A computed fold for a 121-nucleotide RNA from Levilactobacillus zymae, annotated as FMN riboswitch aptamer (RFN element). Taxonomically the source falls in Levilactobacillus (Bacteria, Bacilli, Lactobacillales, Lactobacillaceae). The sequence is in RNAcentral, with records from Ribocentre. Model confidence (mean pLDDT): 81 of 100.

[in-house]
RNA sequence: GUUCAUCUUCAAGGCAGGGUGGAAUUCCCGACCGGCGGUAACAGUCCGCGACCCACGCUCCCGUGGUUGAUUCGGUGCAACUCCGAGACCGACAGUACAGUCUGGUAUGCAGAAGAUGAGA
Numbered sequence: 001g002u003u004c005a006u007c008u009u010c011a012a013g014g015c016a017g018g019g020u021g022g023a024a025u026u027c028c029c030g031a032c033c034g035g036c037g038g039u040a041a042c043a044g045u046c047c048g049c050g051a052c053c054c055a056c057g058c059u060c061c062c063g064u065g066g067u068u069g070a071u072u073c074g075g076u077g078c079a080a081c082u083c084c085g086a087g088a089c090c091g092a093c094a095g096u097a098c099a100g101u102c103u104g105g106u107a108u109g110c111a112g113a114a115g116a117u118g119a120g121a
Base pairs, nucleotide, nucleotide: 003119004118005117006116007115008114009113010112017029018028019027031101032100033091034090035049036048037047038046044089045088053066054065055064056063057062071087072086073085074084075083093104094103095102
């Protein structure tokens, strides 16, 4: 350095200000936010994964399958839908005056990240 096993820790942010109304952080103006891995170079919008939801098995966990949103133009460069400039767009379920941002399932789970110990070659 590498492989395997076990374990530990960590692993999501965000409506300022205003309008209408009996009531809205839910509507309207406006504001704000961006999980994980990959990709010739840094990604909410590329590729894949997770979460949520659905079906089946199971009926605790878990497993299998399905569903699952959104980007253009210009510039630089060997290389960028990733950087720079400009414009645009997207965001589970339940509750509630219609919610990406409030409350709840969730003191949960997880893609994964870092580390410890042991073993083998």